The part of an RNA shown here (small-subunit ribosomal RNA, 5' domain) has 545 nucleotides and comes from an uncultured bacterium. The coordinates come from a structure-prediction model, not an experiment, and the mean pLDDT is 84. Its Rfam family is "Bacterial small subunit ribosomal RNA". Rfam links the family to the GO terms structural constituent of ribosome and ribosome.
Context: one part of a larger RNA
RNA sequence: GGACUAACGCUGGCGGCGUGCCUAACACAUGCAAGUCGAACGUGUUUUUUCGUGGUAGCAAUAUCGUGAAAAAGCAAGUGGCGAACGGGUGAGUAACACGUAGGUGAUCUACCUUCGAGACGGGAACAACCCAGGGAAACUUGGGCUAAUGCCUGAUAAGACCACGCGCAGGGAUGUGCGGGGCCAAAGGGGGGGCGAAAGUCUCUCGCUUGAAGAUGAGCCUGCGGCCUAUCAGCUAGUUGGUAAGGUAAAAGCUUACCAAGGCGAAGACGGGUAGCCGACCUGAGAGGGUGACCGGCCACACUGGGACUGAGACACGGCCCAGACUCCUACGGGAGGCAGCAGUGAGGAAUUUUCCGCAAUGGGCGCAAGCCUGACGGAGCGACGCCGCGUGAGGGAUGAAGGCUUUCGGGUUGUAAACCUCUUUUAAGUGAGAAAAAGGUCUGCAUGAUAAUACCAUGCAGGCUUGAUGGUAUCACUGGAAUAAGCCCCGGCUAACUACGUGCCAGCAGCCGCGGUAAUACGUAGGGGGCGAGCGUUGUCCC
Numbered sequence: 001g002g003a004c005u006a007a008c009g010c011u012g013g014c015g016g017c018g019u020g021c022c023u024a025a026c027a028c029a030u031g032c033a034a035g036u037c038g039a040a041c042g043u044g045u046u047u048u049u050u051c052g053u054g055g056u057a058g059c060a061a062u063a064u065c066g067u068g069a070a071a072a073a074g075c076a077a078g079u080g081g082c083g084a085a086c087g088g089g090u091g092a093g094u095a096a097c098a099c100g101u102a103g104g105u106g107a108u109c110u111a112c113c114u115u116c117g118a119g120a121c122g123g124g125a126a127c128a129a130c131c132c133a134g135g136g137a138a139a140c141u142u143g144g145g146c147u148a149a150u151g152c153c154u155g156a157u158a159a160g161a162c163c164a165c166g167c168g169c170a171g172g173g174a175u176g177u178g179c180g181g182g183g184c185c186a187a188a189g190g191g192g193g194g195g196c197g198a199a200a201g202u203c204u205c206u207c208g209c210u211u212g213a214a215g216a217u218g219a220g221c222c223u224g225c226g227g228c229c230u231a232u233c234a235g236c237u238a239g240u241u242g243g244u245a246a247g248g249u250a251a252a253a254g255c256u257u258a259c260c261a262a263g264g265c266g267a268a269g270a271c272g273g274g275u276a277g278c279c280g281a282c283c284u285g286a287g288a289g290g291g292u293g294a295c296c297g298g299c300c301a302c303a304c305u306g307g308g309a310c311u312g313a314g315a316c317a318c319g320g321c322c323c324a325g326a327c328u329c330c331u332a333c334g335g336g337a338g339g340c341a342g343c344a345g346u347g348a349g350g351a352a353u354u355u356u357c358c359g360c361a362a363u364g365g366g367c368g369c370a371a372g373c374c375u376g377a378c379g380g381a382g383c384g385a386c387g388c389c390g391c392g393u394g395a396g397g398g399a400u401g402a403a404g405g406c407u408u409u410c411g412g413g414u415u416g417u418a419a420a421c422c423u424c425u426u427u428u429a430a431g432u433g434a435g436a437a438a439a440a441g442g443u444c445u446g447c448a449u450g451a452u453a454a455u456a457c458c459a460u461g462c463a464g465g466c467u468u469g470a471u472g473g474u475a476u477c478a479c480u481g482g483a484a485u486a487a488g489c490c491c492c493g494g495c496u497a498a499c500u501a502c503g504u505g506c507c508a509g510c511a512g513c514c515g516c517g518g519u520a521a522u523a524c525g526u527a528g529g530g531g532g533c534g535a536g537c538g539u540u541g542u543c544c545c
Stems, first nucleotide, its partner, number of pairs: 001544004006540005013391006019384002021349001026347003030344003035082003040079002043076015089302003099226007108219002113215007121155004130145006162183002165180006189207005195202002228274003235265003240262008277299004281292004304325005327338004355381001357380003363377001364375004394424004404415004430480005438471001441467010488533005493514003499528005509516002
């Protein structure tokens, strides 16, 4: 000199863009952060309409109350599907194939998506919801009975895969590969429309379903190389190193087990100890290098602490389950409930770090045919000069060099064109008015094309109508009037730009280093003057030079 996720002191006008618990991976009140699908399914319930039926009022029409059926539209829990393994947080652990980089996988898996091929035919038994009976303070739970499905089971069909066998080819072998016959393994329907039909059905479109091949995406495993300190850690190792057999996994492997052998690593630093998430990057530096790993992006690890598996394409699963522990809460004392390192917020710790805000309008995600629903991801607003950048606090003229201050050799000098005063301007702030972009889509109607038996339906395109903005009446623009609303901080002995007076008298004090102060202090304090930077300026801390 530069840089800070900074803090502290004094000061503080505005805007834009960023950024904001570095400490206790300390404990957490409250709310929200993962749902969705009725176009998979049965049920309950509400409303409306239609049809039937009973009562009341009435001569009747009718009105009203109840009840049954059907249809339509909702709502609720439940069965079922998909999602919940993403997104979001944190950096505790980890010195490791964790990360980076380059490869391998002839040792592997991959839901949804895309392409291509084949198929979807029969049958059956349950369990929730619901009803009945019971237990419990609650959380919840037990028994019996009924029922649906794209839930579950089973038969048929069977290409490929798989299994064992036989034959061939390649290979030293492990094994790979080709052929043959044999064994084994599937499925589910929903919605729209049309003609015929009493219905079942049939045709078609669409969303699904099963199986196989390939792709894409994501992941698992393995290897070479690379990046901390410590030798005041020198020897370490029994599943240890290798083999055989078996088990296990999607998959190679001591991954696991039994048996056998005695190996394996190490001064090119094993083993131990300390510290630490790694990287793209960021800071500095002419570079080489040194330092760092906040924000943003990639990977990893973790989710109160420790352990475990279940479900699933995927987890050993932050807002799932089980066990143990600590802690907190409820309790009728028998027993239960909980996990903010999600977004806000609270306490504590600390020098120190924000709102219990608005919205799903956009982007993205989940579900759904869709409309749509959900989304503290995200988009925004709020707070903090915490940082960077921009703007302003006026501009031009103005000498009797006014007054006042300070100083003086008493002549003057200086503050100083500074002010006053004159002429302008109006950014910003204030007020008044106008007022965006961010919107792509969605829906309805019509037309065309595709598909189709079809002019229905559906899909795509075009045209027209209607409609969707949290931010926000914000940005921006125009107008009104008036210099009006806006300057501080540090320093002035040398390093180092900037000097005098008074006070003080080794006192009070200053100080980054050298050093100042003991009666003329440019070094302390105050004033005038001056220098530097400027909505900041200094100090402290850390890193580089």